Notes
This is a predicted structure of a 78-nucleotide RNA (c-di-GMP-I riboswitch aptamer) from Vibrio aquimaris. The RNAcentral record of the sequence draws on Rfam. The organism belongs to Vibrio, within Bacteria. The prediction has a mean pLDDT of 78.

[in-house]
RNA sequence: GGACAAACUGGGCAAACCUGUCGUGAGGCGGGGACGCAAAGUGACAGCACAGCUUAAGCUGUGGGCUGCAUUGCAUUA
Numbered sequence: 001g002g003a004c005a006a007a008c009u010g011g012g013c014a015a016a017c018c019u020g021u022c023g024u025g026a027g028g029c030g031g032g033g034a035c036g037c038a039a040a041g042u043g044a045c046a047g048c049a050c051a052g053c054u055u056a057a058g059c060u061g062u063g064g065g066c067u068g069c070a071u072u073g074c075a076u077u078a
Base pairs, nucleotide, nucleotide: 012037013036017032018031019030020029021028022027035065041071042070043069045068046067047066048063049062050061051060052059053058
C1' cells in the first nucleotide's frame, strides 16, 4: 500500500406517580416505575425559584432534572 472479514458500541442515569422512612417545611433517602437526558456525574461560588423564622431589613435551609460557572468521566462515522 492492497484485498477480505468483522464491528459500528458496551452500557449509564431516572421525571411524574405509588410506597416506606426522615424533616416544621421546601425537600432528602430506600423500593417500584420510566418522562426524558451525551454528562440528567460532582460542586450551593453567582443568580433564580421554593420553605421556615421574622413581618421591616434580613437570617437559616432546600432545589445541580432552573441558569451560569468550575471540575471529572465515556465514545469515535465525519